[in-house]
């Protein structure tokens, strides 16, 4: 330099055009002499950035950036 993959909650990942979700973590309550475990509830995301297509974009397209891999 070229090609491909990937970027979504604190972490690991779903979601493949029509209101953003799960597990773990965190907070509150119940239970306990207390802690852990368990149970119930709750908060948390400008979906990497900038444009475009569309009635509508996390999703499709151009460009850029980070990370991973391959080729020369």
């Nucleotide at each position: 330099g070229c090609c491909g993959g990937u970027g979504u909650a604190g972490c690991u990942c779903a979601g493949c055009g029509g209101u953003a979700g799960a597990g773990c973590a965190c907070c509150u309550g119940a239970u306990u002499c207390g802690u852990a475990a368990u149970c119930a509830g709750g908060g948390g995301g400008u979906c990497g950035c900038c444009g475009g297509u569309u009635c509508a974009a996390u999703c499709c397209c151009c460009g850029c950036c980070g990370c991973c891999g391959g080729c020369u």
Transfer RNA from a soil metagenome, 72 nucleotides, folded computationally. The RNAcentral record of the sequence draws on MGnify.